[in-house]
RNA sequence: GUCGCUGUGGCCAAGCUGGUGAAGGCACCUCGCUGAUAACGAGGAGAUGCGGUGGUUCGAGCCCACCCAGCGACA
Numbered sequence: 001g002u003c004g005c006u007g008u009g010g011c012c013a014a015g016c017u018g019g020u021g022a023a024g025g026c027a028c029c030u031c032g033c034u035g036a037u038a039a040c041g042a043g044g045a046g047a048u049g050c051g052g053u054g055g056u057u058c059g060a061g062c063c064c065a066c067c068c069a070g071c072g073a074c075a
Stems, first nucleotide, its partner, number of pairs: 001074007010026003019058001028044005051067005
C1' cells in the first nucleotide's frame, strides 16, 4: 500500500428479511434472608442511542461512501 473481519451500557453480548419502546448475562444500587459474609429471592438505575461524519429511505444498530481504532492475510 491492497484486501478481509470486528467496533452495541463498566465488561461480555443478542438484535433474523431495515419496521414497535435496543434482549440477556456479569458487575453496580436498594430491600428480604443470615449472627455476619457469600449464595439465593424481589425490585431498581445505567446506551451524549449502537466507533465518527455524510448519504439512501416514510423509517437505519442493520444498506452505501469516506474516515478512525483493533485484528488478520497478501505485497